A computed fold for an 84-nucleotide RNA from a Candidatus Omnitrophota bacterium, annotated as transfer RNA. Its Rfam family is "tRNA". The family's RNA type in Rfam is transfer RNA. Taxonomically the source falls in Candidatus Omnitrophota (Bacteria, Pseudomonadati). Its mean pLDDT, the model's own confidence on a scale to 100, is 82.
RNA sequence: GCCGGAGUGGCGGAAUUGGCAGGCGCGCCGGAUUCAAAAUCCGGUGGUAGAAAUACCGUGUGGGUUCAACUCCCACCUCCGGCA
Numbered sequence: 001g002c003c004g005g006a007g008u009g010g011c012g013g014a015a016u017u018g019g020c021a022g023g024c025g026c027g028c029c030g031g032a033u034u035c036a037a038a039a040u041c042c043g044g045u046g047g048u049a050g051a052a053a054u055a056c057c058g059u060g061u062g063g064g065u066u067c068a069a070c071u072c073c074c075a076c077c078u079c080c081g082g083c084a
Stems, first nucleotide, its partner, number of pairs: 001083007010026003019067001027045006046057004060076005
């Protein structure tokens, strides 16, 4: 230099013929249980604003296509693999 793959919450990792983003596990928070704890069980858990209802933002970064994009297209960044 060329080719291919990957990038989503605090972490792992789902969601793809484009149609509610974040299911599930871990962690964390609250509760039950216990003399106390561990284990187990129940509920909650992206961010910002707000008393709340709710609104807005959010899939590596920036653009594009579309009524609608994690998903398709372009450029770039980072990591992995192959070729030279």